[in-house]
RNA sequence: AGGGGUGUCAUCCAAUGGUAAGAUACCGGUCUCCAAAACCGUUCAUCAGCGUUCGAAUCGCUGCACCCCUG
Numbered sequence: 001a002g003g004g005g006u007g008u009c010a011u012c013c014a015a016u017g018g019u020a021a022g023a024u025a026c027c028g029g030u031c032u033c034c035a036a037a038a039c040c041g042u043u044c045a046u047c048a049g050c051g052u053u054c055g056a057a058u059c060g061c062u063g064c065a066c067c068c069c070u071g
Base pairs, nucleotide, nucleotide: 001070002069003068004067005066006065007064010024011023012022018054027041028040029039030038047063048062049061050060051059
């Protein structure tokens, strides 16, 4: 320099154009002499910008970050 892939909560991982799901963790509660475990509940997210569309995590363009390949 060229090509390809990935970007969703603190972490992991779904959602093939129509309410962003779940697990772990954190926090609160039940239980316990106390704690752990178990059970219940709460909070937190679509990399950025622009476009297409009635409607975008999803489609298009540009950029950014990371990974892989070629030279």